[in-house]
RNA sequence: AACGUGUUCCGGGGUCGGUGAAAAUCCGAGCCGGCGGUGACAGCCCGCUACCCGCGACCGAAGCGAUUCGGAGACGGUGGAACCGGUGGAAUUCCGGUGCCGACGGUGAAAGUCCGGAUGGGAGGAGCACGCU
Numbered sequence: 001a002a003c004g005u006g007u008u009c010c011g012g013g014g015u016c017g018g019u020g021a022a023a024a025u026c027c028g029a030g031c032c033g034g035c036g037g038u039g040a041c042a043g044c045c046c047g048c049u050a051c052c053c054g055c056g057a058c059c060g061a062a063g064c065g066a067u068u069c070g071g072a073g074a075c076g077g078u079g080g081a082a083c084c085g086g087u088g089g090a091a092u093u094c095c096g097g098u099g100c101c102g103a104c105g106g107u108g109a110a111a112g113u114c115c116g117g118a119u120g121g122g123a124g125g126a127g128c129a130c131g132c133u
Stems, first nucleotide, its partner, number of pairs: 001133001003131008015029004030113002032102002034048004043100002052077003058071005082098005104116003
């Protein structure tokens, strides 16, 4: 240093104005961009994750019982969006230009940006210990 086991910590961001009875949701102008990879740095190339759907190992509560309510690993499905030019050995990743995307529920008016599930979860990252070569 690699590998294995255990363990600890870390692990997402973003507004003002106008109209109006009422909008951070409409109109105008802004702002934000998880994780790993990729001859060169990525919201829009490849893959992953969350959310959602199916299934439900199993867990908790109530009940005399049948059962009811809630949670739920693993597995499967789904999972948005970009082009042109320049530089260069190499870039849909840099520079210039012009665009595009953003779950679900709620909210006297429609949400990437407000509230909520979430003091949650997670792709992963870092450290420590032991073992092993």
Molecule: FMN riboswitch aptamer (RFN element)
Organism: Microcella frigidaquae